Context: one part of a larger RNA
RNA sequence: UUGGGUCUAAAACAUCCGUAGCUUGUUAAGUCAGCCUUUUGUGAAAUCUAACAUCUCAAGUGUUAGGCGUGCAAAGGGUACUACUUGACUAGAGACCGGGAGACGUGAAGAGUACGAUAGGAGUAGCGGUUAAAUGCGUUGAUCCUUAUUGGACUAACAAUAGCGAAGGCACUUCACGAGAACGGAUCUGACAGUGAGGGAUGAAGGCUAGGGGCGCAAAACGGAUUAGAUACCCGUGUAGUCCUAGCAGUAAACACUGCACACUAAACAUUGGGGUCUCUUCGAGAGAUCUCAGUGCUGUAGGGAAGCCGGAGAGUGUGCUACCUGGGAAGUAUAGUCGCAAGUCCGAAACUU
Numbered sequence: 001u002u003g004g005g006u007c008u009a010a011a012a013c014a015u016c017c018g019u020a021g022c023u024u025g026u027u028a029a030g031u032c033a034g035c036c037u038u039u040u041g042u043g044a045a046a047u048c049u050a051a052c053a054u055c056u057c058a059a060g061u062g063u064u065a066g067g068c069g070u071g072c073a074a075a076g077g078g079u080a081c082u083a084c085u086u087g088a089c090u091a092g093a094g095a096c097c098g099g100g101a102g103a104c105g106u107g108a109a110g111a112g113u114a115c116g117a118u119a120g121g122a123g124u125a126g127c128g129g130u131u132a133a134a135u136g137c138g139u140u141g142a143u144c145c146u147u148a149u150u151g152g153a154c155u156a157a158c159a160a161u162a163g164c165g166a167a168g169g170c171a172c173u174u175c176a177c178g179a180g181a182a183c184g185g186a187u188c189u190g191a192c193a194g195u196g197a198g199g200g201a202u203g204a205a206g207g208c209u210a211g212g213g214g215c216g217c218a219a220a221a222c223g224g225a226u227u228a229g230a231u232a233c234c235c236g237u238g239u240a241g242u243c244c245u246a247g248c249a250g251u252a253a254a255c256a257c258u259g260c261a262c263a264c265u266a267a268a269c270a271u272u273g274g275g276g277u278c279u280c281u282u283c284g285a286g287a288g289a290u291c292u293c294a295g296u297g298c299u300g301u302a303g304g305g306a307a308g309c310c311g312g313a314g315a316g317u318g319u320g321c322u323a324c325c326u327g328g329g330a331a332g333u334a335u336a337g338u339c340g341c342a343a344g345u346c347c348g349a350a351a352c353u354u
Base pairs, nucleotide, nucleotide: 004325005324006323007308008307012322014202015201016200017199021195022194023193025089026088027087028086029085030084031083033082034081035078036077037076038075039074040073041072042071048066049065050064051063052062053061054060092192093189094188095187096185097184098183104178105177106176107175108174109173110172111155112154115151116150117149118148119147120146121145126137127136163170164169207248208247209246210245211244212243216242217241221237222236223235224234259321260320261319262318263317264316267299269297270296271295272294273293274292275291276290277289278288279287280286303310304309327354328353329352337346339344
């Protein structure tokens, strides 16, 4: 509890798809449900207003008239808007065509440096590590140099304030199969649209199940130091894990702490992709200028804001739809339910306290 809010104070679901619902382009005709209007009926009494009467007056009471009852029902009329029916349109949306851009996805094949191991050669006493050391490795020949084989992980420079993706995320090369966006054309459909409760799909790292793999790194663990102590920081080892396949799980400061869509609203600069025009040209998928559409940034006007700041990529001005918030703690706890192998997830209080 509203004509309030949700970047940072409480509050935008992690992201998308989509059912119901809600909302919704232009135009013609019809209907008349909503809507407007007229009439009729009904809408108790008391209360209210006016006048009159009456208790000696007043309060009170009575009579008459009006009003209230904001409503309901029926009949008639109106048609701007909404709705419904039928027809038409093309500005939204979609399809199609064209040439480009991209670390977009899945799968396969190949490559590269480094690192480790094994074997050989060469070679001798140290190596490693630190603030300093020690644990550790080394005459059974280490470290260092070199040759060959092999293993798993990763992909330097290019690299950007760059690009792509709904988000998570994505970076060696090539191929195959898929997907999306932007630009240009204006051939087709003709409102097919927006949002979206439930629902579905995707979802980093870590974790779990089964089977592989295991170079390096490294929770746990062990040892050496440091220290008053040191269950740490530093050093030496080192198992899960990290990698692959098939499943589960479903959470993050999943952040731009900013839901999605549409319309409108000064400029300047940079950059990515497409298109138009002009100039130069070595005529090249060349260079430059300028306009434009779409993205990514930065400065900034109006405006907004408590301020920080935002500012055509809004946190501006409006519209449509959704989600969420209502002092702090107790608490994202308890309980019930749900899903899960488990870990736990989702939903989610109160007493009490302040």
Small-subunit ribosomal RNA, central domain from a metagenome, 354 nucleotides, folded computationally. The RNAcentral record of the full RNA draws on SILVA. It matches the Rfam family "Bacterial small subunit ribosomal RNA".